The prediction has a mean pLDDT of 85.
c-di-GMP-I riboswitch aptamer from Sulfurovum sp., 101 nucleotides, folded computationally.
It was read from a public genome assembly, where an Rfam model found it.
The organism belongs to Sulfurovum, within Bacteria.
Rfam family: c-di-GMP-I riboswitch aptamer. Rfam's curators write: GEMM was predicted in a large-scale screen for bacterial structured RNA regulatory elements.
[in-house]
RNA sequence: AAAGUACAACGCCACCCCUGUCGCGAGGCAGGUCCGGAAAGCCAUGGGUCUUUGAUGUUCCCCCCCACGGGAGCAAGUGAGAAGAUCGCCAGGCUGCCUCA
Numbered sequence: 001a002a003a004g005u006a007c008a009a010c011g012c013c014a015c016c017c018c019u020g021u022c023g024c025g026a027g028g029c030a031g032g033u034c035c036g037g038a039a040a041g042c043c044a045u046g047g048g049u050c051u052u053u054g055a056u057g058u059u060c061c062c063c064c065c066c067a068c069g070g071g072a073g074c075a076a077g078u079g080a081g082a083a084g085a086u087c088g089c090c091a092g093g094c095u096g097c098c099u100c101a
Base pairs, nucleotide, nucleotide: 012037013036017032018031019030020029021028022027035088041094042093043092045091046090047089048086049085050084051083052082053081056075057074058073059072060071061070062069
């Protein structure tokens, strides 16, 4: 220094709910509250879940420089695609306090 982290110590955050406020909404922010948390600090990167909208998306072939167009399939209102939310859903990334083995 890194990983890990018992007994402790100084502390930290703040579930549900209530009030106000912003948002179509999921939900966010502020105050109260304190279920819990060893990253319940930050990041929306990959998933999951949720919201709004509501019908496209994709594979192969033909034409073609591409695009566009045409044909045959598969998936799709038991929700395509798009735009958002959620980090106290999971994973990942970054950062951090104390400390025995």